A computed fold for a 477-nucleotide part of an RNA from a bacterium, annotated as small-subunit ribosomal RNA, 5' domain.

Context: one part of a larger RNA
C1' cells in the first nucleotide's frame, strides 16, 4: 500500500447492485416449507325433479432419493485430473411385437367391544390400473444342442391416455486404477480376514464383500502405524512474478439430519419434514400409557465483539402431480431492516472589499479566518406536491393474467429551499501558534514528550488529509 461475511467509537442526505449467525452440529413456543390424480376403484356427505355439480376420508398410481439447509465427521479413491469396465436405470425419445382366460382377498362401510388419549380389536360384506394362478409369445434368459423358463390393465367416450416384452438412444449412476492432496519421528515398527489361492455364498456388478479349507504372506525411513488439525475443487486476496494466505457469497462433488444402530418400500434411500430399536432431553397423562426432533423460511431463548421480517406473490423462471382446467411449491421472484461493502449523486452556482462585525495572533503599526459572510442575480440535481405511467406477458391467434407497484420513468409547480463530518498537525509523516498545566494531570505505533516560555499533555484559533464517511482494533499478503 492492498484486502475482509468484520466489530467498536464519533458522525450520517439519497439511489442502484451486492451482502448479512463466522460463536452453541446449543435448546426450541407458533405458523408455513410435498403434494397431486375423481379420466384407476367402490362407497359416504351436500346442492339439484333430473341431467349434472361440489367436498374430502379410504384402497390404488406417481412424486416425496429432487429442490432447500448445514460442514459435525472425514487425511479418505472424500476431492481434482487422466483412464478403465464386471454393472444398473423410473421418467423421456426412436423402432419392433403383444394386450387372452380365470380366481382369492382387503381398506373404506355396517354391527359390537377396549382405551383418558394416542390408538386398537372381533365379526359381516365389497371394488380396482391392488394381489394371485393359468395360457400364448419373441430379436428375452439358461443351455453345445435337445429342451426348459418367463408378461400384460384397463380408463375416458370418440380419439386419445395407458399396460407388457425386446433392441437402440439420451443422459444419470455404481465399481476399479495411475498421479496430486496439512502438520508431527518428543509416533518406528504395523497387520490373523491380515496377504494370496481354491470352492461356495452374496450383490445390479468385480472383489476377503462374507464363509470353509490351504499357503505364509502384506505394508514400512520414497515415513507404514499412531496422534493433532481439516470437508475437497472451481476460485478469492496479495504479489512484477515465483510464491504466500484463504475456501464467506455463487457453481461442481462429498458427507450429515437430536445421538447410536438397523432394515423396509422403491429405478433410485439405509431415507432432514418415512418406519423400527436403544439413549439423552422436552411435553401430555385419568399413572395404565403416549407424543416430539427448525443443520427448511420466518421467529424465540441462550452464549457472543457481532449478523435481518413470525412480510407479499405464485405474475415470471423452475419443479411435482394431472388428459386438461388446475392444485401445491418459505425453490424462486420481490419488498423490509443494517453505511456491512462497491459504485453513482447531492449538500448549490455567478458576482460581491469599507477587506463589515466577531474571534485568534500581534513588534499594537497591523495581520489571519476571507469572496468567506452579508447583499444581488441565477439554477432546481435532490426534496415535497400534482398529473401521466411502464418493460418484465410467453402460452395456438383472439381474449384473459403483474407480487413488485401507482414503483421506475416522463411532465409541471414550490423554493437555496431538506442535507458535513471524522482523524491528524515533534520526527518517521502532509499540516503551528496562543493559553492552561508543571515528571502532576496526561499522551504514545516506534523513537520518545511532560520537572515554569511544552509546535508532543488539555483547550482555543489556524492549517493538513479523507469525505457520507472518518478513525481504531483483529487477521492475511
Nucleotide at each position: 500500500g492492498g484486502g475482509u461475511g468484520a466489530a467498536u467509537g464519533c458522525u450520517g442526505g439519497c439511489g442502484g447492485c451486492g451482502u448479512g449467525g463466522a460463536u452453541a452440529a446449543g435448546u426450541c413456543a407458533u405458523g408455513c416449507a410435498a403434494g397431486u390424480c375423481a379420466a384407476g376403484g367402490g362407497g359416504g356427505c351436500c346442492c339439484g325433479c333430473a341431467a349434472g355439480g361440489g367436498c374430502a376420508a379410504c384402497c390404488g398410481g406417481c412424486a416425496a432419493a429432487c429442490g432447500a439447509g448445514g460442514u459435525a465427521g472425514u487425511a479418505a479413491c472424500a476431492c481434482g485430473u487422466a483412464g478403465g469396465u464386471a454393472g444398473a436405470c423410473c421418467c423421456c425419445c426412436c423402432a419392433g411385437a403383444g394386450u387372452c382366460g380365470g380366481g382369492c382377498a382387503u381398506a373404506g362401510c355396517c354391527a359390537g367391544c377396549c382405551g383418558a388419549a394416542a390408538g386398537g380389536u372381533u365379526g359381516g360384506g365389497u371394488a380396482a390400473u391392488u394381489c394371485c394362478c393359468g395360457a400364448u409369445g419373441g430379436u428375452c434368459c439358461c443351455g453345445c444342442a435337445a429342451g426348459g423358463g418367463u408378461a400384460a390393465a384397463g380408463g375416458u367416450u370418440u380419439u386419445u391416455c395407458g399396460c407388457u416384452c425386446u433392441g437402440g438412444g439420451a443422459g444419470u449412476u455404481g465399481c476399479c486404477u495411475g498421479c496430486g492432496u496439512a502438520g508431527u519421528a518428543u509416533c518406528a515398527g504395523c497387520u490373523a480376514g491380515u496377504u494370496g489361492g481354491u470352492a461356495g455364498g452374496g450383490u445390479a456388478a468385480c472383489g476377503g464383500c462374507c464363509u470353509a479349507c490351504c499357503a505364509a504372506g502384506g505394508c514400512u525411513a520414497c515415513g507404514a502405524c499412531g496422534c493433532u488439525u481439516a470437508g475437497g475443487g472451481g476460485a478469492g486476496c496479495u504479489g512484477a512474478g515465483a510464491g504466500g494466505c484463504u475456501g464467506a457469497c455463487c457453481c461442481c462433488c462429498a458427507c450429515c439430519g437430536a445421538u447410536g444402530g438397523a432394515a423396509c418400500u422403491g429405478c433410485g434411500a439405509c431415507a432432514c419434514g418415512g418406519u423400527c430399536c436403544a439413549u439423552a432431553c422436552u411435553c401430555c397423562u385419568a399413572c395404565g400409557g403416549g407424543a416430539g426432533g427448525c443443520u427448511g423460511c420466518a421467529g424465540a431463548c441462550g452464549a457472543g465483539a457481532a449478523u435481518a421480517u413470525u412480510c407479499c406473490g405464485c405474475a415470471a423462471u423452475g419443479g411435482g402431480c394431472g388428459a386438461a382446467a388446475g392444485c401445491c411449491u418459505g425453490a424462486c421472484g420481490g419488498a423490509g431492516c443494517g453505511a456491512c461493502g462497491c459504485c453513482g449523486c447531492g449538500u448549490g452556482a455567478u458576482g460581491g472589499a469599507u477587506g463589515a462585525a466577531g474571534u485568534g495572533c500581534u513588534u499594537u503599526g497591523g495581520u489571519a479566518c476571507g469572496u468567506a459572510a452579508a447583499c444581488a442575480u441565477c439554477u432546481u440535481u435532490u426534496a415535497u406536491c400534482a398529473g401521466g405511467g411502464a418493460c418484465g406477458a410467453a402460452g395456438u391467434u383472439u381474449a384473459u393474467u403483474g407480487a413488485c407497484g401507482g414503483u421506475a420513468c416522463c411532465u409541471g409547480a414550490u423554493g437555496a429551499a431538506u442535507a458535513a463530518g471524522g482523524g491528524g498537525c515533534u520526527c518517521c509523516u502532509a499540516a503551528c501558534u496562543c493559553u492552561g498545566u508543571g515528571c502532576c494531570a496526561g499522551c504514545a505505533g516506534g523513537a520518545g514528550c511532560g520537572g515554569u516560555a511544552a509546535u508532543a499533555c488539555a483547550g482555543a484559533g489556524g492549517c493538513c488529509c479523507c469525505a457520507a464517511g472518518c478513525a481504531u482494533u483483529a487477521c492475511c499478503c
It was read from a public genome assembly. Model confidence (mean pLDDT): 87 of 100.